[in-house]
RNA sequence: UGCGGGGUGGUGUAAUUGGCAACACGCCUGACUCUGGAUCAGGAGAUCGGGGUUCGAGUCCCUGCCCCGCAG
Numbered sequence: 001u002g003c004g005g006g007g008u009g010g011u012g013u014a015a016u017u018g019g020c021a022a023c024a025c026g027c028c029u030g031a032c033u034c035u036g037g038a039u040c041a042g043g044a045g046a047u048c049g050g051g052g053u054u055c056g057a058g059u060c061c062c063u064g065c066c067c068c069g070c071a072g
Stems, first nucleotide, its partner, number of pairs: 001071007010025004019055001027043005048064005
């Protein structure tokens, strides 16, 4: 430098052909308990940046950045 794959809560992953961003662990609060843990109930928290298409974008298009792999 070229090609391919990827970037989503603190972490690991989902999201059908574009239609309310979900699950687990963790965190917070409450119940239970002598206390803690476990268990149960509730809650906070995310789409890499910019632009475009569309009534509507995590998803499609353009561009930039970062990570991984392959080739030179």

The RNA shown here (transfer RNA) has 72 nucleotides and comes from Candidatus Kryptobacter tengchongensis. It matches the Rfam family "tRNA". The family's RNA type in Rfam is transfer RNA. Taxonomically the source falls in Candidatus Kryptobacter (Bacteria, Pseudomonadati, Candidatus Kryptoniota). Its mean pLDDT, the model's own confidence on a scale to 100, is 81. The RNAcentral record of the sequence draws on ENA.